[in-house]
Context: one part of a larger RNA
Molecule: small-subunit ribosomal RNA, 3' major domain
Organism: uncultured bacterium
RNA sequence: UGACGGGGGCCCGCACAAGCAGCGGAGCAUGUGGUUUAAUUCGACGCAACGCGAAGAACCUUACCAGGUCUUGACAUCCAGUUAAAGCUGUUGAAAGAUAGUGUCCCUUCGGGGGAACUGAGACAGGUGGUGCAUGGUUGUCGUCAGCUCGUGUCGUGAGAUGUUGGGUUAAGUCCCGCAACGAGCGCAACCCUUAUUGAUAGUUACUAACGCGUAGAGGCGAGGACUCUAUUGAGACUGCCGGGGACAACUCGGAGGAAGGUGGGGACGACGUCAAAUCAUCAUGCCCCUUAUGACCUGGGCUACACACGUGCUACAAUGGCCGAUACAGAGAGAAGCGAAAGCGCGAGCCGGAGCGGAUCUCACAAAAGCGGUCGAAGUUCGGAUUGUGGGCUGCAACCCGCCCACAUGAAGUCGGAGUUGCUAGUAAUCGCGGAUCAGCAUGCCGCGGUGAAUACGUUCCCGGGCCUUGUACA
Numbered sequence: 001u002g003a004c005g006g007g008g009g010c011c012c013g014c015a016c017a018a019g020c021a022g023c024g025g026a027g028c029a030u031g032u033g034g035u036u037u038a039a040u041u042c043g044a045c046g047c048a049a050c051g052c053g054a055a056g057a058a059c060c061u062u063a064c065c066a067g068g069u070c071u072u073g074a075c076a077u078c079c080a081g082u083u084a085a086a087g088c089u090g091u092u093g094a095a096a097g098a099u100a101g102u103g104u105c106c107c108u109u110c111g112g113g114g115g116a117a118c119u120g121a122g123a124c125a126g127g128u129g130g131u132g133c134a135u136g137g138u139u140g141u142c143g144u145c146a147g148c149u150c151g152u153g154u155c156g157u158g159a160g161a162u163g164u165u166g167g168g169u170u171a172a173g174u175c176c177c178g179c180a181a182c183g184a185g186c187g188c189a190a191c192c193c194u195u196a197u198u199g200a201u202a203g204u205u206a207c208u209a210a211c212g213c214g215u216a217g218a219g220g221c222g223a224g225g226a227c228u229c230u231a232u233u234g235a236g237a238c239u240g241c242c243g244g245g246g247a248c249a250a251c252u253c254g255g256a257g258g259a260a261g262g263u264g265g266g267g268a269c270g271a272c273g274u275c276a277a278a279u280c281a282u283c284a285u286g287c288c289c290c291u292u293a294u295g296a297c298c299u300g301g302g303c304u305a306c307a308c309a310c311g312u313g314c315u316a317c318a319a320u321g322g323c324c325g326a327u328a329c330a331g332a333g334a335g336a337a338g339c340g341a342a343a344g345c346g347c348g349a350g351c352c353g354g355a356g357c358g359g360a361u362c363u364c365a366c367a368a369a370a371g372c373g374g375u376c377g378a379a380g381u382u383c384g385g386a387u388u389g390u391g392g393g394c395u396g397c398a399a400c401c402c403g404c405c406c407a408c409a410u411g412a413a414g415u416c417g418g419a420g421u422u423g424c425u426a427g428u429a430a431u432c433g434c435g436g437a438u439c440a441g442c443a444u445g446c447c448g449c450g451g452u453g454a455a456u457a458c459g460u461u462c463c464c465g466g467g468c469c470u471u472g473u474a475c476a
Base pairs, nucleotide, nucleotide: 001476002475003473004472005471007470008469009468010467011466012465013464015460016459019424020423021422022421023420026315027314028313029312030311031310032309033308034306035305042053043052064301065300066299067298068297069296070295073124077123078122079120080119081118082117083116087102088101089100090099091098092097105114106113107112126290127289129288130287131286135284136283137279138278139277140275142273147186148185149184150183151182152181153162154161155160166177167176168175192267193266194265195264197235198234199233200232201231202230203229207224208223211222212221213220238261241255242254243253244252245251317417321376322375323374324373325372333364334363335362338357339356344351345350383414388409389408390407391406392405393404394403430452431451432450433449434448435447436446
């Protein structure tokens, strides 16, 4: 000087407390451990691994296993020779491939040249093989915590100190005051995006107040530029104003005005560093290793196994509910090898059909919960839907291993969950549906979107984590 303390002081955080909803019990989905296996590819392991890499394993992917094959190679550059090669057809084979037939390029000054394939030799290719404790890059975490440093000066023999401590204050090393310090940098804040109010400009595909036409209904049409909305540019919030407190400061409390008030809400943004943290399997890369194999191709299998254990979720156990009927109101997105309307068929999944749309125009696309009417009456039920049977639909060469969906039948566990434990402070939790990426197909996951919409916070004694000062120390 740090680190640590079941030392002290001050302060903060859904850290506790106060509340609400969960998890831990059940069934299922998914990840992991373990076990099994020819293989169940590899990585990730307290917080910060475990719906994680994977935004989508039937083949492919695929790295694993078995079998069948290749050896200048599936891919790149160079040399020589030869020829077209590819493609199509037949035979064989599980395919890769082997083999037979067919087939035949462009330019040309006819010397040749160009791209392409095959053969041969070697230089070499290739490796998701090892080492993340050799590395770059990227990322997680403490933590959006308020800290981390430097120049000059001063103090100290020196390590170092001072500044950065102190009195106030703040979300903040934020600001004010004081001070052997005076300044500065990286952080904080602001500048950026979005949301909440509004002016101007602009009106099509959006809108419809007035006028006219028109309809079963309808901005459907003429028209309009008011309104909504869209999207460009401005305004607006700054403790600016008033009062109290304070040191006449910073600031704080209350009020006015205002759509918004004290960083308005949300996001992007992550200092010096810590964990030899993660990643050699995104990629790059040193060294080591393999080279008729640790490389390459193919078929099939596996990654989907199952006594069990854990994590994360979904669905429930019901009446604030289930079912039936009729009936409202979103936002944000996606769409051409795409989204696919109307009409028709089917109980349905879906089929047929093909209008329109590279889309404020068309389509996906009926939002659902809510509200209205009816039924069920406390029951393992008109709750719950696992499991299983049968029949069908879709994608795709192909759904046996191993996809999703529909109908009928079947109807399991489950009556609110031990110790313990998680999230959340407002348009939040809870609850309801909708969309997107990936994607042929496959979503309870992930990323977004809106609808309905709470309770509680006395307080900081205690648990956890963190910041500043101080003290002790057998630690560095």